[in-house]
């Protein structure tokens, strides 16, 4: 230098055919307990990497940029 892939909650990751953004773990509160752990119930937590385009509508499609991973040279 070229090619491919990845980027979504604090972490690991789903998200189907474009139509209200989710799970597990973690955090907080409550219940249970003499107390803790465990268990159960609930709550909070998101610029879907950034910018632009298409569309009535974009996490999803298109372009550019950035970061990361792998391959080739």
């Nucleotide at each position: 230098g070229c090619c491919a892939c990845u980027u979504u909650a604090g972490c690991u990751c789903a998200g189907u055919u474009g139509g209200u953004a989710g799970a597990g773990c973690g955090g907080c509160u409550c219940a249970c307990u003499c107390g803790u752990a465990a268990u159960g119930a609930g709550c909070a937590g998101g610029u879907c990497a950034a910018c632009g385009g298409u569309u009535c509508g974009a996490g999803u499609c298109c372009g550019u940029u950035a970061a990361g991973u792998g391959g080739c040279u």

RNAcentral holds the sequence, with entries from ENA. Transfer RNA from a Bacillota bacterium, 73 nucleotides, folded computationally. It matches the Rfam family "tRNA". Rfam classes the family as a transfer RNA. The coordinates come from a structure-prediction model, not an experiment, and the mean pLDDT is 82. The source organism's lineage runs through Bacteria, Bacillati and Bacillota.